A computed fold for an 89-nucleotide RNA from a Syntrophomonadaceae bacterium, annotated as c-di-GMP-I riboswitch aptamer. The organism belongs to Syntrophomonadaceae, within Bacteria. The sequence was found by an Rfam model in a public genome assembly. The coordinates come from a structure-prediction model, not an experiment, and the mean pLDDT is 87. Its Rfam family is "c-di-GMP-I riboswitch aptamer". Rfam links the family to the GO term cyclic-di-GMP binding.

RNA sequence: CUCUGUAAAAGGCAAAGCACUCGAAAGGGUGCGACGCAAAGCCGUGGGUCUAAAGCAGGAAUAACUGCCAUGAUUGCCAGGCUACCGGA
Numbered sequence: 001c002u003c004u005g006u007a008a009a010a011g012g013c014a015a016a017g018c019a020c021u022c023g024a025a026a027g028g029g030u031g032c033g034a035c036g037c038a039a040a041g042c043c044g045u046g047g048g049u050c051u052a053a054a055g056c057a058g059g060a061a062u063a064a065c066u067g068c069c070a071u072g073a074u075u076g077c078c079a080g081g082c083u084a085c086c087g088g089a
């Protein structure tokens, strides 16, 4: 430097749920908590998925309501990029 994760050691992260909190929502943050994770470290770049506030359309309408839509979200859905501990080859 490249490949690799059967076993071990040192350590790391933390799903669901609950409490508080931010958000229109999806979802996020903090604490408790451990289902799991060898990149479950970082980046929304591509795809997927979720949401639809504003906007647009319908609605006799500036109402209710309905539809469309990402500029919102998700990296613990997949791919890609960057970086890294331990062991093995």
Stems, first nucleotide, its partner, number of pairs: 002089004012037002017032006035076001041082003045079003048074003055068004

The model forms 95% of the base pairs in the Rfam consensus.